Model confidence (mean pLDDT): 82 of 100. This is a predicted structure of a 73-nucleotide RNA (transfer RNA) from a Candidatus Poribacteria bacterium. It was read from a public genome assembly. NCBI's taxonomy places the organism under Bacteria, Bacteria candidate phyla, Candidatus Poribacteria. Rfam family: tRNA. It is annotated as a transfer RNA.
RNA sequence: GGGGAUGUAGCUCAGUUGGGAGAGCGUUUGACUGGCAGUCAAAAGGCCGAGGGUUCGAUUCCCUUCAUCUCCA
Numbered sequence: 001g002g003g004g005a006u007g008u009a010g011c012u013c014a015g016u017u018g019g020g021a022g023a024g025c026g027u028u029u030g031a032c033u034g035g036c037a038g039u040c041a042a043a044a045g046g047c048c049g050a051g052g053g054u055u056c057g058a059u060u061c062c063c064u065u066c067a068u069c070u071c072c073a
Base pairs, nucleotide, nucleotide: 001072002071003070004069005068006067007066010025011024012023013022019056027043028042029041030040031039032038049065050064051063052062053061
């Protein structure tokens, strides 16, 4: 320098008609217990990497760009 993959909650990751932003773990609160652990319930937590385009509408399609991983030279 060229090709490919990944980027969504604190962490690990789902998300295919383009229209609801989610799960597990963790955190907080409550119940059960003498207490811890554990179980159950609830809550908080998101610029969907960034910018632009298409569209009535974009995490999703297109372009550019940043970061990480990887292959070729």